[in-house]
Context: one part of a larger RNA
RNA sequence: CUCUCUCUAAGGAACUCGGCAAAAUAGCCCCGUAACUUCGGGAGAAGGGGUGCCUUCUAAGAAGGUCGCAGUGACCAGGCCCAGGCGACUGUUUACCAAAAACACAGGUCCCCGCAAAGUCGUAAGACCAUGUAUGGGGGCUGACGCCUGCCCAGUGCCGGAAGGUUAAGGAAGUUGGUGACUCGAUGACGGGAAAGCCAGCGACUGAAGCCCCGGUAAACGGCGGCCGUAACUAUAACGGUCCUAAGGUAGCGAAAUUCCUUGUCGGGUAAGUUCCGACCCGCACGAAAGGCGUAACGAUCUGGGCACUGUCUCGGAGAGAGACUCG
Numbered sequence: 001c002u003c004u005c006u007c008u009a010a011g012g013a014a015c016u017c018g019g020c021a022a023a024a025u026a027g028c029c030c031c032g033u034a035a036c037u038u039c040g041g042g043a044g045a046a047g048g049g050g051u052g053c054c055u056u057c058u059a060a061g062a063a064g065g066u067c068g069c070a071g072u073g074a075c076c077a078g079g080c081c082c083a084g085g086c087g088a089c090u091g092u093u094u095a096c097c098a099a100a101a102a103c104a105c106a107g108g109u110c111c112c113c114g115c116a117a118a119g120u121c122g123u124a125a126g127a128c129c130a131u132g133u134a135u136g137g138g139g140g141c142u143g144a145c146g147c148c149u150g151c152c153c154a155g156u157g158c159c160g161g162a163a164g165g166u167u168a169a170g171g172a173a174g175u176u177g178g179u180g181a182c183u184c185g186a187u188g189a190c191g192g193g194a195a196a197g198c199c200a201g202c203g204a205c206u207g208a209a210g211c212c213c214c215g216g217u218a219a220a221c222g223g224c225g226g227c228c229g230u231a232a233c234u235a236u237a238a239c240g241g242u243c244c245u246a247a248g249g250u251a252g253c254g255a256a257a258u259u260c261c262u263u264g265u266c267g268g269g270u271a272a273g274u275u276c277c278g279a280c281c282c283g284c285a286c287g288a289a290a291g292g293c294g295u296a297a298c299g300a301u302c303u304g305g306g307c308a309c310u311g312u313c314u315c316g317g318a319g320a321g322a323g324a325c326u327c328g
Base pairs, nucleotide, nucleotide: 001323002322003321004320005319006318007317008316010314011313014312019309027051028050029049030048031047036041038144052066053065054064055063056062057061067071079307080306081305082304083303084302085301086299087298091103092102107142108141109140110139111138112137113136119128120127121126145294146293147292148291150224151223152222155221156220157217158216159215160214161213164212165211166210170206171205174202175201176200177199178198179197182193183192184191185190225243226242227241228240229239252286253283264280265279266278267277268276
C1' cells in the first nucleotide's frame, strides 16, 4: 500500500450525479395515531412509556425489595415523514451488464365463426381447437376503478349493392393462309386455279369475380387549417371578411417521461435552487381505447424535500486479521 473489519474529538451530507456506502431503527406489552380513502385500508402510521433479579400474595397479575453504565444486556431483530411522475394491484422478463414506466392482468370494446365452425399445422391422410357448440372458440386494440371518449367516410381498408362501363380462359358466326382430290397451261417431274377434309392465324358475338361505380363503416388504417381587420388609454379581440378542406382539435390536461427558444414568467421551498412543487398558456411538436383526465392501495420503480443517524465529508487518526515485502 490492497482487502475484510473495529473505534474515533468537534461538526453532521459541508461528500457526491445522487446520502452510494455506512450508521441509525429493531423483539414483546401498553398508550396513542393525521391527511386521504374504493370505508377494506392508510397503520407497526407518526409519537411516547415499560422490559433484569429476589420475596410475598387474593397469583396470565399486583405489592415490596434489590443490582448494573446498560435488563428484547449477546445473537437475532422495521429507519421514518412530506410532495410529485409512471404503472391500478399480486405477478412476468433480457439464464450470463437492463426487473422497469416494459410484458401480463381482471375489466372494456371491435371483428370473425352455426359446427364437417372460424383459426392453426400438414402435399395429404390426419391433428389441435374440442369429446367444446355463441354465457362457446379464434383474432385485434385498450388495460382495475371513477368521470368520459368530440368532429371527419375525401384517401386506404373492410362490409353491403348490383343497373351501367371495363374485363380472362373457354365457346363461336365469319374470315385469311397452308395442304389438297380435281382441273387448266406444254406432255410424268414445272407453273396457275381449286371442292371437301385437316392444320394454322385472325375473329363479330357470348363470357364470372374483380376494378370503375353506388352506399355504409373510425374502440378500422388514419386526419382534425391559413390570412386580414375590428371595442372611447393601451393591450387584447367576444365580432366581421376572405381562401382552402373530408373535417378543421371538443372535454380535459398543458414548459409535461411531450417545450426548441428555455435556467420561459410568477409564487413556494433554500442564505443562495438549470432539479422539485403550485400556477400562467405564447401546446417549436398534448388530447380522448397507439385512449384523455383523475384516483385510495400497492412498488428492491423514478424525482424533489425533511427528521433521525452517521468517517460520505471537513481530514484525517488509531487498532485487528488476511495479503503485499524479507528470509526459509
The part of an RNA shown here (large-subunit ribosomal RNA, domain IV) has 328 nucleotides and comes from Blepharostoma trichophyllum. NCBI's taxonomy places the organism under Eukaryota, Viridiplantae, Streptophyta, Marchantiophyta, Blepharostoma. It matches the Rfam family "Bacterial large subunit ribosomal RNA". The full RNA is in RNAcentral, with records from ENA.